The prediction has a mean pLDDT of 80. Predicted 3D model of a 167-nucleotide RNA (Lysine riboswitch aptamer) from a sheep gut metagenome. The sequence is in RNAcentral, with records from MGnify. It matches the Rfam family "Lysine riboswitch aptamer". Rfam describes the family as follows. Riboswitches are metabolite binding domains within certain messenger RNAs that serve as precision sensors for their corresponding targets.
RNA sequence: AAGUAGAGGCGCGGAGGCCGAAAAGUAGACACCGGGAUGCAGCAGGUGCAGGCGACGGGUGUAAAAAAGGCGGCUCCGCCGAAGUGUGUUCCCUCCUGCCGGGGCGCAUGCUGGGGGUGCGGCGAACAGGCGUACCACUGUCAUCAUUAUGAUGGAGUGCUGCUUGA
Numbered sequence: 001a002a003g004u005a006g007a008g009g010c011g012c013g014g015a016g017g018c019c020g021a022a023a024a025g026u027a028g029a030c031a032c033c034g035g036g037a038u039g040c041a042g043c044a045g046g047u048g049c050a051g052g053c054g055a056c057g058g059g060u061g062u063a064a065a066a067a068a069g070g071c072g073g074c075u076c077c078g079c080c081g082a083a084g085u086g087u088g089u090u091c092c093c094u095c096c097u098g099c100c101g102g103g104g105c106g107c108a109u110g111c112u113g114g115g116g117g118u119g120c121g122g123c124g125a126a127c128a129g130g131c132g133u134a135c136c137a138c139u140g141u142c143a144u145c146a147u148u149a150u151g152a153u154g155g156a157g158u159g160c161u162g163c164u165u166g167a
Base pairs, nucleotide, nucleotide: 001165002164003163004162005161006160009080011079012078013077014076015075017074018073019072020071029062030061031060032059033058038050039049040048042099043098044097045096046095083112084111085110086109087108088107089106091104092103093102094101113139114138116136117135118134119133120132121131123129141155142154143153144152145151146150
């Protein structure tokens, strides 16, 4: 240097698998009241649909009136840059086009060893959870210094350890 195999532990991620909480007595549906011309993801244009047989939005009531994303558990699968995230970018989705916004796969590149707690910010319905960041101790790894069975300081996973091969 190359190949191969491993370790960290509340370890990481995935599943149109199953169960549960919450979303929520919310959206929507129906009935009535009032109201009176527009409404259909943000803006503009277009198309289509609905609308004086009453639109949007407002109020009251009824009914065994939801769901998705996100979350927890179980099981299975893939693993230890597992994975997460910033930036850029091709393509796809969101009635059509343009702008904006959101989401998904990939590629390039940078950062983060890992889990936890707290503060702040943001996503989110959320008091759940994630993400980012700062600090705090913990933990694994290596280096240095001491020590005597441990301690101190510091670095980062492009690292560390074992084996094989080559120089």